[in-house]
C1' cells in the first nucleotide's frame, strides 16, 4: 500500500425563502433544497508550538480551529490481525 475487526467528541439549533404536499374546511403540516444567524467538536487535511536534535531538520494524541464535522449514514486520527 491493501483486507478484515474495532473505532471519540460536539445542534436531527433558529429564522427567511424556495419546492413537495397531509387534510371535510384552498391550507401549508411534515418532509427536501438554498441563503443567513448564533452555539458547539477535534480524530481526515491544514497551521502553529512543545519535545527531540547530528542545529541540518524532525514536529506532536499538545495549542487553533482555515479546512470539515455536530440523529442515522457516511468520513474518521488511531489500533489489532492477515497478506
Nucleotide at each position: 500500500g491493501u483486507g478484515c475487526a474495532g473505532g471519540a467528541g460536539a445542534g436531527g439549533g433558529c429564522a427567511g425563502c424556495c419546492g413537495c404536499a397531509a387534510u371535510u374546511u384552498u391550507g401549508g403540516a411534515c418532509c427536501g433544497g438554498c441563503u443567513g444567524c448564533c452555539g458547539c467538536c477535534g480524530a481526515a487535511g491544514g497551521c502553529g508550538u512543545a519535545a527531540c536534535u547530528c542545529c541540518c531538520g524532525c514536529g506532536a494524541u499538545c495549542g487553533c480551529u482555515c479546512a470539515g464535522g455536530c440523529a442515522a449514514a457516511a468520513g474518521g486520527a488511531c489500533u489489532g490481525c492477515g497478506c